Predicted 3D model of a 71-nucleotide RNA (transfer RNA) from Meleagris gallopavo. The organism belongs to Meleagris, within Eukaryota. Its Rfam family is "tRNA".
RNA sequence: GCGGGUGUAGUUUAGUGGUAAAACCCGAGCCUUCCAAGCUCACGUCGAGGGUUCGAUUCCCUCUACCCGCU
Numbered sequence: 001g002c003g004g005g006u007g008u009a010g011u012u013u014a015g016u017g018g019u020a021a022a023a024c025c026c027g028a029g030c031c032u033u034c035c036a037a038g039c040u041c042a043c044g045u046c047g048a049g050g051g052u053u054c055g056a057u058u059c060c061c062u063c064u065a066c067c068c069g070c071u
Base pairs, nucleotide, nucleotide: 001070002069003068004067005066006065007064010024011023012022013021018054027041028040029039030038047063048062049061050060051059
């Protein structure tokens, strides 16, 4: 330099055009003499920019970080 892939919550992952979801962690409450466990609730997320579309995590382009291969 060329080609391919991945990027979603603090972490691990679903979600292939129609109001972004689950588990764990953290926080609050209930229960308990206390702790643990259990139950309930809450907070919090689509790598960046642009395009297409009534509507984009999803489709297209560019950039960026990482991984793999070729040279």